[in-house]
Context: one part of a larger RNA
RNA sequence: ACCGACGAGUUAUUCUUGCAGGCAAGCUUAAGUAAUGGGUGGGAGCUCAUUACGAAGGCGUAGGGAAACCGAGUCCUAACUGGGCGAUUGAGUUUGCAGGAAUAGACCCGAAGCUGAGUGAUCUACCCUUGACCAGGAGGAAGUGUCGAGAAAUCGGCAUGGACGUCCGAACCUAUUAGCGUUGAAAAACUACGGGAUGAGUCGAGGGUUGGAGCGAAAGACUAAACAAACUCAGAAAUUGCUGGUUCUCCCCGAAACAAUUCUAGGGUUCGCCUUGUGAACUACAUUAUAGGGGUAGAGCGCUGAAUGGACUGCGGGACGCUACCGCGUUGCUGAGUCCAACCAAACUCCGAAUACUAUAAUGACUAUCACAGGAGUAAGACGACGGGGGCCAAGCUCCGUCGUCAAAAGGGUAUCAGCCCAGACCACCUGCUAAGGUCCCCAAGGAUAGGCUAAGUUGUAAAGGAUGUGAAUCCGCUUAGACAGCCAGGAUGUUGGCUCAGAGGCAGCCAUCAUUUAAAGAGUGCGUAACAGCUCACUGGCCGAGCGAAUUUGCGCCUAAAAUGAGCGGGGAUCAAGCCUAUUACCGAAGCAGUGGGUUUUUUCCGGCGCAAGCCGGAGGGAGCGGUAGGGGAGCGUACUUUGAUGGUUGAAGUCGUACCGUGAGGAGCGAUGGACGUCAAAGUAGUGAUUAUGUCGGU
Numbered sequence: 001a002c003c004g005a006c007g008a009g010u011u012a013u014u015c016u017u018g019c020a021g022g023c024a025a026g027c028u029u030a031a032g033u034a035a036u037g038g039g040u041g042g043g044a045g046c047u048c049a050u051u052a053c054g055a056a057g058g059c060g061u062a063g064g065g066a067a068a069c070c071g072a073g074u075c076c077u078a079a080c081u082g083g084g085c086g087a088u089u090g091a092g093u094u095u096g097c098a099g100g101a102a103u104a105g106a107c108c109c110g111a112a113g114c115u116g117a118g119u120g121a122u123c124u125a126c127c128c129u130u131g132a133c134c135a136g137g138a139g140g141a142a143g144u145g146u147c148g149a150g151a152a153a154u155c156g157g158c159a160u161g162g163a164c165g166u167c168c169g170a171a172c173c174u175a176u177u178a179g180c181g182u183u184g185a186a187a188a189a190c191u192a193c194g195g196g197a198u199g200a201g202u203c204g205a206g207g208g209u210u211g212g213a214g215c216g217a218a219a220g221a222c223u224a225a226a227c228a229a230a231c232u233c234a235g236a237a238a239u240u241g242c243u244g245g246u247u248c249u250c251c252c253c254g255a256a257a258c259a260a261u262u263c264u265a266g267g268g269u270u271c272g273c274c275u276u277g278u279g280a281a282c283u284a285c286a287u288u289a290u291a292g293g294g295g296u297a298g299a300g301c302g303c304u305g306a307a308u309g310g311a312c313u314g315c316g317g318g319a320c321g322c323u324a325c326c327g328c329g330u331u332g333c334u335g336a337g338u339c340c341a342a343c344c345a346a347a348c349u350c351c352g353a354a355u356a357c358u359a360u361a362a363u364g365a366c367u368a369u370c371a372c373a374g375g376a377g378u379a380a381g382a383c384g385a386c387g388g389g390g391g392c393c394a395a396g397c398u399c400c401g402u403c404g405u406c407a408a409a410a411g412g413g414u415a416u417c418a419g420c421c422c423a424g425a426c427c428a429c430c431u432g433c434u435a436a437g438g439u440c441c442c443c444a445a446g447g448a449u450a451g452g453c454u455a456a457g458u459u460g461u462a463a464a465g466g467a468u469g470u471g472a473a474u475c476c477g478c479u480u481a482g483a484c485a486g487c488c489a490g491g492a493u494g495u496u497g498g499c500u501c502a503g504a505g506g507c508a509g510c511c512a513u514c515a516u517u518u519a520a521a522g523a524g525u526g527c528g529u530a531a532c533a534g535c536u537c538a539c540u541g542g543c544c545g546a547g548c549g550a551a552u553u554u555g556c557g558c559c560u561a562a563a564a565u566g567a568g569c570g571g572g573g574a575u576c577a578a579g580c581c582u583a584u585u586a587c588c589g590a591a592g593c594a595g596u597g598g599g600u601u602u603u604u605u606c607c608g609g610c611g612c613a614a615g616c617c618g619g620a621g622g623g624a625g626c627g628g629u630a631g632g633g634g635a636g637c638g639u640a641c642u643u644u645g646a647u648g649g650u651u652g653a654a655g656u657c658g659u660a661c662c663g664u665g666a667g668g669a670g671c672g673a674u675g676g677a678c679g680u681c682a683a684a685g686u687a688g689u690g691a692u693u694a695u696g697u698c699g700g701u
Base pairs, nucleotide, nucleotide: 001701002700003699004698005697006696011104012103013102014101015100016099017098018097019096020095021094022093023092026059027058028057032053033052034051035050036049037048038047039046040045063070064069073085074084075083076082107245108244110242114235115234116233117232118231119230125209126208127207128206129205130204131203132202133201134199136168137167138166139164143160144159145158146157147156148155149154172196173195174194177192178191179190211227213223214222248636249635250634251633252632253631259270260269261268262267272378273377274375275374276373277372278371279370280369283368284367285364286363287362288361289360290359291358292357298351299349300348304345305344308341309340310339311338312337313336315335316334317333318331319330320329321328322327381406382405383404384403385402386401387400388399389398390397411422412421413420426598427597428596429595431594432593433592437588438587439586440572441571442570446585448584449583450582451581452580453579459574465559466558469556470555471554472553473552474551476549477548478547486543487542488541489540490539492516493515494514497511498510499509522537526535527534599626600625601624602623603622604621605620606619607618608617609616610615637690639687640686641685642684643683644682645681646680647679648678655674656673657672658671659670661668662667
C1' cells in the first nucleotide's frame, strides 16, 4: 500500500410538542398479589408472556392571598364608586410511536496534565565500609655527612637523600579537533591527532539516600536507552469552545457568513434569514395615479470659513523726510475695512433634483404576507459594478452602503480562468429557433454586400514627451501684374555712426538707429578676424511656369518600449484584409425557448368506490412547478433475530461464480455451474441494522 472483517446519535429517567388508540369531568394505576400458558430445575423455586386484582398516589375539574382564610371571587385597605389576579360554562387524562430538551461518558477516537497507592540507586549522582591498580624515564626540596670560610650569626663546595595536586610517557581514565558513520557494524561507535597518568587519581565487592523527593566541584545535570518533577496501577470513558471521522435510496422546500450582547472575538445566547404543521384577513408584492416630508447630487456665495487680482479710504504698524514742541508729509513695505471681478468647502447654504421612503386608490398576478407551535443551520464570506471613509483618488489592500454572481450553479462564450458576459440542468430524442459570442483553416457558420481608414503585422500591452507619417474639416496669407523651391546676379554710399576700448571697422559691450543712391540693400541674420579682411542672410532683378506657405480641430498610425530556457493573435496564417470605423443582410451557436414521448410534486375540474359527515382511495383532463451545500420535511430498499400463517429442499437448501431480464433508485427475480444441508415468502415486531476514508483496530498478502 491493497484486500477482508470490525468500527461512531445509544440507553434510562423526567419534561415538552406532534400524530395515533382508549376512556372522558374525569383519566390512570405503582410496588405487589393471584390465575393461565411457556422455559428451566430432582424439587422448593426462579424466570418470561397475557389477564385480573391492587386508590396509597399523580394530573385535571377554581381561584385569590405570604398565610390564617375566604371562595366565583379574592387580595390590597379602616373602606373602595378603585386597582391586581381570576370567573363569565369547560377538556382532560392514559398508553404507544416520532421530534426536541435536561441529567447521566451521551455520536466516536485523540491531549499535555492533576490526585492517590505502590515499584525502582544492577544505569547514573553523592556518601560509608573493605580491597585492588598505576611499565619506564627525568628533574632533584628539606634533612644528614664531610670539606672550606668566618670572632660569631651564618655562608659556600662535594656527597648522600628522595619531597612534589612536579615533568616526559605505556597500562588505565578521559574526550580537544578533524574525518567517517547518520534505514550505522554500533539507539553515541570507529580512525587519526589529543588531555590526565602518586592523585580533588582509577577500578572491584558490599551497603546507604528517591519523586515536589533524592543527589548535584551546579549543566536544570543525574535518579535503569525517557526527567523544568521517574515508572506502574487506580480515580478514568479526567476534561478539551480544538483537529479528524460519522456507513443504504428516492422525492419536496431550501439558508447564512448580518444585528445586539458576551474576559467575547475561529465559542456562545437572542433577533434576522430556512423548514414543517395549524390558523387568518384584499394581508404582502409590482405598476400607474395622487398626496407627502427631506437637504443628498448639482449649484451658489446671502451666512460661516478659505482664497486671487484690482480700485477706494489713508485707518493701525513700520520706514524715510520735515519739525523747538504739538504734529505734518511721503510710501516699489505690511495689515485692516468697503466696493468690483473671478473662485473653493464632509463638519458653509439664499437654493435644490433624480431615485428612495410613507400613505391612499385602481389594476395585475404563474408571485407571497402575518400569527402561533415543533426542528434547524448560520453569525471566517469572496469578487464585480456603482456611491463613499482609511491608504499613495496604491494593492488580488482595508472598512461601510445598494445591486449582481460565486458560495450552494451545471451548460455556452472569454484559447486556458469560483466571483466577468449569456443562461438557471425532472428524464429521453441521429427534431427546430435563438442568446452571449462568432462565420479563411484548425472549428459549426459569409474568403457576404456597400462606403471609408490603416502600411504600423498597427491589429495582437503602456505614459509624459517628440516627429514635414497619412486621411478629413476649418481658417489666414502669397500667387500668370509670375507666387514657393532651385539656379544666375546685386546686396551699395555718408561711415571705421557715437561712446567705450590696447583694438571695437554691421557682428565683446553701451547709446542712437538717421540720411543718400537706388530695382533693392539692416548703422545689419549668422559664421569668421587680434582688429580689418572673407563667406552668408534679410531685401531686389533675371531664368522657370502653377500652385505655395502659416495655423487650428480631428480619424488611423510612428518613436518613446530593457531580464533572465524560446515565445506580448490560442496556432496556421492574414494587407481594397481574415485589421479598424459606419450601414445592411444571411447563417452558426447552450442542458435557454419550441416540438414529441415519459416520470413526479402541487392545485383545480370531472367520473367511480367507501363513509352519517368531514374526508379518504382509484382513474382521466387543465394550470403551475421539479439546480442545490448547511439544514427541515416525506416515502421507501436491504440486514439479523422473534411471533403467526404459508411454503421449498439429497429429483440438491444456504453460500460462491457467471448472466444479454425487471425496477427512478436503494435493490429484486430467472437460468447455468459449483456446493452438500438447511432455507424462503406474507403480515407484524425488535434492533449490537448498511463504511472508499477517522496518520482508525485486527488479520492476510

This is a predicted structure of a 701-nucleotide part of an RNA (large-subunit ribosomal RNA, domain II) from a Candidatus Omnitrophota bacterium.
The sequence was found in a public genome assembly.
NCBI's taxonomy places the organism under Bacteria, Pseudomonadati, Candidatus Omnitrophota.